[in-house]
About this RNA
c-di-AMP riboswitch aptamer (ydaO/yuaA leader) from a soil metagenome, 132 nucleotides, folded computationally. The RNAcentral record of the sequence draws on MGnify. Its Rfam family is "c-di-AMP riboswitch aptamer (ydaO/yuaA leader)". About the family: This family represents a conserved RNA structure found upstream of the ydaO and yuaA genes in Bacillus subtilis and related genes in other bacteria.

RNA sequence: CGCCGAAUCCCAAGCUGGAUGCGAGGGAGCCGGGGAACCACGGUGUAGGGGCGAGUCUCGCGGGCUCAUCCGCGCGUAGCGCGACUCUUUCAGCGCGAGCCCGUCAGCUAACCCGGCAGGCCUUCGAGAGAG
Numbered sequence: 001c002g003c004c005g006a007a008u009c010c011c012a013a014g015c016u017g018g019a020u021g022c023g024a025g026g027g028a029g030c031c032g033g034g035g036a037a038c039c040a041c042g043g044u045g046u047a048g049g050g051g052c053g054a055g056u057c058u059c060g061c062g063g064g065c066u067c068a069u070c071c072g073c074g075c076g077u078a079g080c081g082c083g084a085c086u087c088u089u090u091c092a093g094c095g096c097g098a099g100c101c102c103g104u105c106a107g108c109u110a111a112c113c114c115g116g117c118a119g120g121c122c123u124u125c126g127a128g129a130g131a132g
Base pairs, nucleotide, nucleotide: 002121003120004119008028009027010026011025014022015021029117030116031115032114033113034112039107048105049102050101051100052099057076059074060073061072062071063070079096080095081094082093085132086131087130088129089128090127091126
């Protein structure tokens, strides 16, 4: 420089010997949740239910136990990401297909209310089409 992701930018009390550094707080922007009518649905009862996210699901093997739910591994899979001017798209190639949260409770949802702005990386130097 660039990539995944909402996770960026501006102002700024103040801190420091001094700041071009840090930064309470505020704003813009982006993202997420709750929340009427109408509509939708029969729902839940611990085998709870729900949310963020691409991250779902079948099968096989092994383990577990509560009859069913759970855990691990494997081949796949819905889906997702990558390519150096940008966007859309086709082919080929490569990779991911996790994790976490709410706390018995939530369909959609105008007004309204609440919250987040992290973290992790180093890909490519393959081809075609269209637009800018």